[in-house]
Predicted 3D model of a 543-nucleotide part of an RNA (large-subunit ribosomal RNA, domain I) from a Clostridiaceae bacterium. NCBI's taxonomy places the organism under Bacteria, Bacillati, Bacillota, Clostridia, Clostridiaceae.
Context: one part of a larger RNA
């Protein structure tokens, strides 16, 4: 001091477990807010720091339904109370809801200070109650310079803000790296990113379409096609018709004319109603039919369904062995429209919650067919009287968007300039003309079919199992770092059951021995298993 065997200490791997996640399916749902939201600041408990719940009525009030023996949350304990005159608890509707927060009476260093009006009320200070912010819109009132008038100013009512699921959606801006084997057209890409605006969706939509003598609004999707095409024709970009499926839904107006109000500048203009809305137009005038029903749409109103609590729900208290402990092994039986899962001292259809299956709602919520009810809705012919969306439409220059980078470049859209026709009209068929064919701009509205998933519900998993999966299985966006923006953690297992060690005994204590518990205590709480580095004892050998 080595080696070796045996046995501890540390010290956390490793199995095993899962409260927790991650990812999809399926349904429903998709908003909340000045009736003050979202988030929060401070209270509220016999005892009370945190988390939960609440709101000065403050871990709750009240009403209605459900439901049954216990009940005051996590979270023990003690005291003290509630409970079959039905508590806790679940649902549904309501009341209460401090402060701050858009934050709204001024002001602020959010949770604070300081006001005014008016009612009510006191001896008085005070107190209670409402109300007072800006924009916009309408309505009144008032009312300058300046007669009238108009600004402006007061007062009523109505709306608006702010938040969010880091999703979808549409608009308005909008890179850059990189790709081209460098780079500058060109790509990445209208991406990433800001700001706006809205919904349960959003946008789009009922042809001045599309090309074939055919088709008839939009969306979507498979195909057409990686095709036609575009391109320092480089890199790359990159359709649409047609065809199949998915859902299908089609309207209203402005104008002519008519009526009736109003208004001034006395021939106009406004509102209001009727009437009309198409591309075989519509009004007027004329003539024909029909005339109250039939069809159609729409609307409340409402039967039934559905969601938010629940109920009912078969079959072994089996025998007998192991064992701490039966659900397990052995023999016997039962159910089953139920052998889904989870618990229970080991593995359990028949022991518990469940589970199939049927069952129900006083309240609130959604959906809402027929059929009843109410409201609307004629129809043809001929007449070149009227009327059919102007700074438009179409050129010109610039530009931007089409799969199309000026190109032979239509179509679309519009920054500046010019500028029609008006139905005997007008746009379109990819330059641009003819001829033929389609179509009717310059005004609006629209369900599904299609995109997302914060949150609810029900469910799956050749997903994860505490260096894994969410940063977070434990009180985590927390402790802790940063002036800030912003960064960002470690940290799960006694035991079936606290039955968590009463009493002795060393020790100031920590800690240890004994008693005890328990199946186990090398399961003692630093608690399952408990590797390995490491560090130790006890014996054996060798130096």
């Nucleotide at each position: 001091g080595g080696c070796g065997u045996a046995u501890g200490g540390u010290g956390a791997a490793u199995g095993c477990c899962u409260u927790g996640g991650c990812a999809c399916u399926a349904g429903g749902a998709g908003c909340c807010g000045a009736u003050g939201a979202a988030g929060g600041a401070c209270g509220c408990g016999a005892u009370a720091a945190g988390c939960u719940g609440c709101g000065a009525u403050a871990a709750g009030c009240u009403u209605g339904g459900g439901g049954u023996a216990g009940c005051c949350g996590c979270a023990a304990a003690u005291a003290g109370g509630c409970c079959g005159u039905g508590a806790u608890c679940c649902c549904a509707a309501g009341a209460u809801u401090u402060c701050c927060g858009a934050a709204u009476g001024g002001g602020g260093a959010a949770a604070c200070c300081c006001a005014c009006a008016u009612a009510g009320u006191u001896a008085a200070c005070a107190c209670u109650a409402u109300g007072u912010a800006u924009c916009c819109u309408a309505u009144a009132g008032u009312g300058a310079a300046u007669u009238c008038a108009u600004a402006g100013c007061u007062a009523u009512a109505g709306g608006a803000a702010g938040g969010g699921a880091c999703a979808c959606u549409c608009g308005g801006g909008g890179a850059a790296c990189u790709g081209a084997a460098a780079c500058a057209u060109c790509u990445a890409a209208g991406u990433a990113c800001c700001c706006g605006a809205a919904g349960g969706a959003a946008g789009a939509g009922a042809a001045a379409g599309a090309a074939a003598u055919u088709c008839g609004a939009u969306u979507u999707u498979c195909u057409u096609a990686g095709u036609a095409g575009c391109g320092g024709c480089g890199a790359g970009c990159g359709a649409a018709a047609a065809g199949g499926a998915a859902a299908c839904a089609g309207c209203c107006c402005a104008a002519a004319c008519c009526a009736g109000a109003g208004g001034c500048u006395u021939g106009c203009c406004u509102c209001u109603g009727g009437g009309g809305u198409u591309g075989c137009g519509g009004a007027c005038u004329g003539a024909a039919c029909a005339u109250a029903a039939a069809a159609g749409u729409u609307g409340a109103a409402a039967a039934a369904u559905c969601u938010u609590a629940a109920c009912u729900g078969a079959a072994g208290a089996a025998a007998a062995c192991u064992g701490g402990a039966a659900a397990g092994u052995u023999u016997c039986a039962u159910c089953a429209u139920a052998g889904a899962a989870g618990g229970u001292a080991a593995u359990a259809a028949u022991c518990c919650u469940g589970u199939a299956a049927g069952u129900a709602a006083a309240a609130a919520g959604a959906u809402g067919a027929a059929g009843g009810c109410a409201a609307c809705u004629g129809u043809u012919c001929a007449g070149a009287u009227c009327c059919a969306g102007a700074g438009u439409a179409c050129c010109a220059c610039g530009a931007g968007a089409c799969a199309c980078g000026u190109g032979a470049a239509a179509c679309c859209u519009u920054g500046u300039g010019g500028g029609a026709a008006g139905c005997a009209g007008g746009g379109a068929g990819g330059a641009c003309c003819a001829c033929c064919u389609c179509c009717c701009a310059a005004g609006g509205c629209u369900a599904a079919a299609u995109a997302c998933u914060a949150a609810c519900u029900a469910g799956u998993g050749a997903c994860c199992g505490a260096u894994a999966g969410u940063g977070a299985a434990g009180c985590a966006g927390u402790a802790c770092c940063g002036u800030g923006a912003g960064g960002g953690a470690a940290a799960g297992g006694u035991g079936a059951a606290a039955a968590g060690a009463a009493c002795c005994c060393c020790g100031g204590a920590a800690g240890g021995g004994g008693a005890g518990u328990g199946a186990a205590a090398u399961a003692g709480a630093a608690c399952c298993u408990g590797a390995a580095a490491c560090c130790g004892u006890a014996c054996g050998c060798c130096u």
The RNAcentral record of the full RNA draws on ENA. Model confidence (mean pLDDT): 83 of 100. Its Rfam family is "Bacterial large subunit ribosomal RNA". Gene Ontology terms of the family: ribosome and structural constituent of ribosome.